Bacterial small signal recognition particle RNA from Psychromicrobium silvestre, 86 nucleotides, folded computationally. The source organism's lineage runs through Bacteria, Bacillati, Actinomycetota, Micrococcaceae and Psychromicrobium. It matches the Rfam family "Bacterial small signal recognition particle RNA". The family's RNA type in Rfam is non-coding RNA gene.

RNA sequence: CCCCUCGUGUGGCGUUAUCCUGCGAACUCCCCCAGGACCGGAAGGUAGCAAGGGUAAGUAGGCUCUAGCGGGUACACGAGGGGUCC
Numbered sequence: 001c002c003c004c005u006c007g008u009g010u011g012g013c014g015u016u017a018u019c020c021u022g023c024g025a026a027c028u029c030c031c032c033c034a035g036g037a038c039c040g041g042a043a044g045g046u047a048g049c050a051a052g053g054g055u056a057a058g059u060a061g062g063c064u065c066u067a068g069c070g071g072g073u074a075c076a077c078g079a080g081g082g083g084u085c086c
Stems, first nucleotide, its partner, number of pairs: 001083011013070005019062005029054003037046003
């Protein structure tokens, strides 16, 4: 100096999601609750259906971020083994 194996770090690539986006509870969750109901003499209060909003499981997609995993991946460093020449 060259080759092989292993380890660590950084990067790259791929893939997945506990990451991102959408959808998503008609009966079961949360918020808000028109009308109506109940209490009240009233003011007001209570529970609360529909509509509306959110989220879970799930589901469709994505790899910009984050995380996990993988390699006939790049570089650096370290350990071990082998080889040529002086």